Context: one part of a larger RNA
RNA sequence: UGAGGUCUGAGGGUAAGUUGCUUUUAGUACGAGAGGAACAGAGCAACGGUGCCACUGGUCGAUCGGUUGUCUGACAAGGCAGUGCCGAGCAGCUACGCACUAAGGAAUAAGAGCUGAAUGCAUCUAAGCUCGAAAUCUAACCUAAAAAGAGACCUCGCUAAGAAUUCCGGUAAAAGACCGGGUUAAUAGAGUCGGGAUGUACGCACCAAGGCAACGAGGUGUUCAGUCCGCGACUACUAAUAUU
Numbered sequence: 001u002g003a004g005g006u007c008u009g010a011g012g013g014u015a016a017g018u019u020g021c022u023u024u025u026a027g028u029a030c031g032a033g034a035g036g037a038a039c040a041g042a043g044c045a046a047c048g049g050u051g052c053c054a055c056u057g058g059u060c061g062a063u064c065g066g067u068u069g070u071c072u073g074a075c076a077a078g079g080c081a082g083u084g085c086c087g088a089g090c091a092g093c094u095a096c097g098c099a100c101u102a103a104g105g106a107a108u109a110a111g112a113g114c115u116g117a118a119u120g121c122a123u124c125u126a127a128g129c130u131c132g133a134a135a136u137c138u139a140a141c142c143u144a145a146a147a148a149g150a151g152a153c154c155u156c157g158c159u160a161a162g163a164a165u166u167c168c169g170g171u172a173a174a175a176g177a178c179c180g181g182g183u184u185a186a187u188a189g190a191g192u193c194g195g196g197a198u199g200u201a202c203g204c205a206c207c208a209a210g211g212c213a214a215c216g217a218g219g220u221g222u223u224c225a226g227u228c229c230g231c232g233a234c235u236a237c238u239a240a241u242a243u244u
Base pairs, nucleotide, nucleotide: 001157002156003155004154005153006152007151011143012142013141014140017047018046019045020044021043022042023041024040030035048101049100050099051098052097056095057094058093059092063088064087065086066085067084068081069080070079071078072077090230104138105137106136111131112130113129114128163244164243165242167181168180169179170178187239188238189237191234192233193232194231195229196228197227198226203222204221205220206219207218210215
């Protein structure tokens, strides 16, 4: 003198709590009786605050299924109609769900006192001293070296340490910023497996009310099928390049 990392905490912010009920104390103290407490402790609740999504509920224009009208000549597969309407619905986001949400200490206010003169008594006050509140300062939580008195420690570099653009992304996000990764790699995609949503696909075979027949809604089997996944693991197949 440059950089990276870890800290300290001057200072700042918050209301982070507030209230109620029941119970033990106790049918005790007190009181002739009638009646009837408190200090302290325990449990619970309401309203707020902060955080979270395993459960429950909501939503879920990802997704799956049913179905009406019409169009693509028909089937299949689809388009449009407020997501056409309807039934479910993971992740995510949420509350109606879940967790936490003290005590203590210091100096005091009004007030209560001790000792004690002025005033040989008395007096909480004049000197001195002890208590005393949801308020104050702490404590608790968050933030904070731009605290110009601009801090400390550790490591590395000045024989390059490091940083930035770009690239792949998201614990982040209006733009910047922030965080992770960049082949010595699981950062994203694809794939496989697991998990999950829907609810049994197309085709084929058989059955089928009715019908002269053609045909035929629908049902059963193949089939816990088919379709899909903003989730997890594995796997370098694809992309993490090029520069200052």